Context: one part of a larger RNA
RNA sequence: GCCUACGAGUUACCGUUGCUGGCAAGGUUAAGCACUUCAGGUGCGGAUCCGUAGCGAAAGCGAGUCUGAAUAGGGCGUACAGUCAGCAGGGGUAGACGCGAAACCGUGUGAUCUAUCCAUGGGCAGGUUGAAGCUGAGGUAACACUCAGUGGAGGACCGAACCCGUUGACGUUGAAAAGUCUUGGGAUGACCUGUGGAUAGGGGUGAAAGGCCAAUCAAACUCGGAAAUAGCUCGUACUCCCCGAAAUGCAUUUAGGUGCAGCGUUGUAUUAGUUUCUAAGAGGUAGAGCUACUGAUUGGAUGCGGGGGCUUCAUCGCCUACCAAUUCCUGACAAACUCCGAAUGCUUAGAAAUGAUGUGCAGCAGUGAGGGCAUGGGUGCUAAGGUCCAUGUCCGAGAGGGAAACAACCCGGACCACCAGCUAAGGUCCCCAAGUAUAUGCUAAGUUGAAUAAACGAGGUUUGACUGCCCAGACAGCUAGGAUGUUGGCUUGGAAGCAGCCAUUCAUUUAAAGAGUGCGUAACAGCUCACUAGUCGAGCGGUCGAGCAUGGAUAAUAAUCGGGCAUAAGCAUAUCACCGAAGCUGUGGCAACGAAAGUUGGGUAGGGGAGCAUUGUAGCGGCGCUGAAGGUAAACUGUGAGGUUUGCUGGAGCUUCUACAAAAGAAAAUGUAGGC
Numbered sequence: 001g002c003c004u005a006c007g008a009g010u011u012a013c014c015g016u017u018g019c020u021g022g023c024a025a026g027g028u029u030a031a032g033c034a035c036u037u038c039a040g041g042u043g044c045g046g047a048u049c050c051g052u053a054g055c056g057a058a059a060g061c062g063a064g065u066c067u068g069a070a071u072a073g074g075g076c077g078u079a080c081a082g083u084c085a086g087c088a089g090g091g092g093u094a095g096a097c098g099c100g101a102a103a104c105c106g107u108g109u110g111a112u113c114u115a116u117c118c119a120u121g122g123g124c125a126g127g128u129u130g131a132a133g134c135u136g137a138g139g140u141a142a143c144a145c146u147c148a149g150u151g152g153a154g155g156a157c158c159g160a161a162c163c164c165g166u167u168g169a170c171g172u173u174g175a176a177a178a179g180u181c182u183u184g185g186g187a188u189g190a191c192c193u194g195u196g197g198a199u200a201g202g203g204g205u206g207a208a209a210g211g212c213c214a215a216u217c218a219a220a221c222u223c224g225g226a227a228a229u230a231g232c233u234c235g236u237a238c239u240c241c242c243c244g245a246a247a248u249g250c251a252u253u254u255a256g257g258u259g260c261a262g263c264g265u266u267g268u269a270u271u272a273g274u275u276u277c278u279a280a281g282a283g284g285u286a287g288a289g290c291u292a293c294u295g296a297u298u299g300g301a302u303g304c305g306g307g308g309g310c311u312u313c314a315u316c317g318c319c320u321a322c323c324a325a326u327u328c329c330u331g332a333c334a335a336a337c338u339c340c341g342a343a344u345g346c347u348u349a350g351a352a353a354u355g356a357u358g359u360g361c362a363g364c365a366g367u368g369a370g371g372g373c374a375u376g377g378g379u380g381c382u383a384a385g386g387u388c389c390a391u392g393u394c395c396g397a398g399a400g401g402g403a404a405a406c407a408a409c410c411c412g413g414a415c416c417a418c419c420a421g422c423u424a425a426g427g428u429c430c431c432c433a434a435g436u437a438u439a440u441g442c443u444a445a446g447u448u449g450a451a452u453a454a455a456c457g458a459g460g461u462u463u464g465a466c467u468g469c470c471c472a473g474a475c476a477g478c479u480a481g482g483a484u485g486u487u488g489g490c491u492u493g494g495a496a497g498c499a500g501c502c503a504u505u506c507a508u509u510u511a512a513a514g515a516g517u518g519c520g521u522a523a524c525a526g527c528u529c530a531c532u533a534g535u536c537g538a539g540c541g542g543u544c545g546a547g548c549a550u551g552g553a554u555a556a557u558a559a560u561c562g563g564g565c566a567u568a569a570g571c572a573u574a575u576c577a578c579c580g581a582a583g584c585u586g587u588g589g590c591a592a593c594g595a596a597a598g599u600u601g602g603g604u605a606g607g608g609g610a611g612c613a614u615u616g617u618a619g620c621g622g623c624g625c626u627g628a629a630g631g632u633a634a635a636c637u638g639u640g641a642g643g644u645u646u647g648c649u650g651g652a653g654c655u656u657c658u659a660c661a662a663a664a665g666a667a668a669a670u671g672u673a674g675g676c
Base pairs, nucleotide, nucleotide: 001676002675003674004673005672006671011094012093013092014091016089017088018087019086020085021084022083023082026050027049032044033043034042035041054061055060064076065075066074067073097235098234100232104225105224106223108221109220115199116198117197118196119195120194121193122192123191124189126158127157128156129154133150134149135148136147137146138145162186163185164184168181169180170179201217203213204212205211238611239610240609241608242607243606248261249260250259251258252257262367263366264364265363266362267361268360269359270358273354274353275352276351277350278349279348280347281346287340288338289337294334295333299329300328301327305323306322307320308319309318310317370395371394372393373392374391375390376389377388378387379386400411401410402409415589416588417587418586420585421584422583426579427578428577429563430562435576437575438574439573440572441571442570449565456551457550460548461547462546463545464544465543466542467541468540469539477535478534479533480532481531483508484507485506488502489501490500514529518527519526590601591600592599593598612665614662615661616660617659618658619657621655622654623653630649631648632647633646634645635644636643637642
C1' cells in the first nucleotide's frame, strides 16, 4: 500500500413543539394485589399529577384582586379545552456522536542499573627517581655545615593488568537501542573492585551536569479516581426530490468561542409587498463660491502703527529700496468654511403594472475567518494581490463559451436525451469551426497583432490650417564683389568691424557692402557672413495642429501562444457573409405547482419531503435434495438506492406481502485486527 472483518447522534429519565389516537370540564393512574390461555395479557387499585380562577409578600378576599385615604388612576386577571398514550424534531441531566492529550490526586512497587554512604574481603607486571632518618669521614669550643654511603618517602615519573573515554574513521533498517578500530588519560590512590547492607517520589542521592534513582526523570513505575477535561484537530457510512444562506450589527477575561438580532427552511395565520409615473416633502453631499461668515492666501495701490537714521536740553519735526493694519483692485484654497446648491437615495399620497414576492407566530438551523472587481472615501507614498468603511456585482455555493493556460474580467445561469437550427462575447491563413472577404487610407518600428510606460528629445512619415518669397527669376549650389572718411570716439602697454564703454551706429561711393555675423592676431594681417550682381530655371521657406511610427526603455533559471505574416494574417474607418455556448429555438421524455393556459427544476452550510437495502419479531401465505442460502457469469428492468430471471457452482434451509423493532448501510479517523 491493497484486500477482508470491525469501527462514531445511542439509552434512561424530565421539560418543550408538531403529528396520530382515546376520553373530555374533565383526563390519568403509581407502587401493589388478584386471575390467566404467559400475552408488549385482563381486572382491581383514584394515593398522586395536570386542567377547571385569579390577585396579593402575607393575613386574606374573590370575577376580581393588589396598591392607595379614595367609590381615582394604574398593575395582573376575568372570552378562547384539557389530559393520557404512541411516534417524530429539538433542549436538559447523565461519558451523551467517536477517537485523542500534556497533566492532577490517591494506594502501592522499586537502589540486581545508577548516586552517595556503612560493614567485611580482594587487586595493582616491570622499570625510574632517591625525601626524612641512620652510619662513617671531614668540620666546630659545642652545634651548625660539607662529603660518601645506607635508607626507601611521594594524591612522584615511564608503562601492562585494571579503570576511564581525548582524537579520527567506520557503523547509522548497526554485529551493538551507544559498539569496533586507531589515538589518548589515570595506573599506591580523593585508586579500582566482589559480597552484604542503608537512603524512595515534591522524596532520595548528587566533587552540581537538573545529573542519577532498572534502555523512563524540571518530579520514577504500577493500579485506581477515569469514559478527567479538550471553546482544539481529525473522522462520522444508502438513494432521489423541493427550497437555500452567512462570513454583518451589538455585547463578551471577547477576538479561530458564545448570546441576541440579521440572512435560510418548515408549518400555520393573515394581507400586504415590489417597480414605474404623478404630486408633496425633509436634507446640505458632488459642484460652486467667498467685499456672505470662519480661517488660510498671490501680486499691486494706499500707508494707521512700528523699526532705523537725522535733529532738539526736551518736545515738535524731517528722511527711509525696512515690517506693515484698514480699505480698494487682482488671483486663488478648505473633512471639522457656506451667500448658494444638484443628480441619486429616503418619506407620504394617488394611479398603473406585477402576481405571492410581504408580515406575525411557532419548530429546526447554519453563519458570525470572507475574497476579487467597479465606483465614492479614510489610512498609506492619490504604494501594495495593503488595510478600513460605503454602494453594486460576481466567486464563495456556478458548470458552459471567450481571455493560450488563469475562483471572481467579458458573454451567459447546466431537469434529461438528440450525428437538428439561430445567436452572445470572441473570432474567420494553418494548428482550430468560420473571409487568404470587399472598399479606402496609415505604419517600416516586426512597432504592432499579444504582457507595460512618462517628462523630454528628433528635417521619420502622412495629413490639415494660416502665412512669407517667387518667371520683373525665388530657394540651394557655383563665379564675382563685399569699398571709402576710418585705426569712429573713449579706454588701454596695445584695442585697427570683432576685451570693454559711448552713440545722432553717422556720412560718402555704390548693383551692393554693418562704425560689422563668426573664426583668427600681442595688435595688425588673413578667412567668412549680412548685402549685391551674374549663372541656373520652378517652386522654396515659416508657424500651429492631427494620425501612425522613433529615442528615452534597466531584474534577477531561457525564452515570441507555435508556425508564420510586410499594398498584411498589423493599425484606422465603413460594409456584407460566416463560425461560435449546457444562452434561445426545434423534437421527445421525467418531476413539482396550477382548474387550465402555463411556469418552474445550478447549488456548499443548512431546513423539509419521499424511498431503497440489511438483521430480527408477529400475522396470512409461498419456495426447497426434481437442489435453499452463499459464490460466479450473463441478460432484462427501475430516475436512483436497487430488483428479477437464467446457466454453472454449492449442498440445507430460504422468503413475498402487511405491520413492528433496530448492535440498520464505510473510502478516508497518521482508525483497530488479520492476511498478502
Predicted 3D model of a 676-nucleotide part of an RNA (large-subunit ribosomal RNA, domain II) from an uncultured Bacteroidota bacterium. It was read from a public genome assembly. The coordinates come from a structure-prediction model, not an experiment, and the mean pLDDT is 83.